The prediction has a mean pLDDT of 81.
The RNA shown here (transfer RNA) has 72 nucleotides and comes from Microdochium trichocladiopsis.
Its Rfam family is "tRNA". Rfam classes the family as a transfer RNA.
The sequence is in RNAcentral, with records from ENA and Rfam.
The same sequence occurs in records of 2 taxa.
The organism belongs to Microdochium, within Eukaryota.

[in-house]
C1' cells in the first nucleotide's frame, strides 16, 4: 500500500427494512436475627461517526475512525 471481517446497555451477546431479545450485573420489595441464596417487580442501548437510498434504516450503499486478520 491492497483485500476481508468486526464495532449494539457496565460485561457477554441474538435478531429483523416496520421503532432491539436473553444472561450476568444494577435498583426496589418479600423472605431472614442479619447476609447470601431464592421469589416478585423495575431502570438502563435512537445501535462507532457522517452522509446517501427508502414512506420508513441497527439492518442496504458510500466515506471516516477504531480494532482483528490476510497478501505484498
Nucleotide at each position: 500500500g491492497c483485500c476481508c471481517g468486526c464495532u449494539a446497555a457496565g460485561c457477554a451477546g441474538a435478531a429483523c427494512g416496520g421503532u432491539g431479545a436473553u444472561g450476568c450485573g444494577c435498583c426496589u420489595c418479600a423472605c431472614u436475627a442479619g447476609u447470601a441464596a431464592u421469589g416478585a417487580g423495575g431502570a438502563g442501548a435512537u445501535a462507532a461517526c457522517u452522509g446517501g437510498u427508502u414512506c420508513g434504516a441497527c439492518u442496504c450503499c458510500a466515506g471516516u475512525a477504531g480494532u482483528g486478520g490476510g497478501c505484498a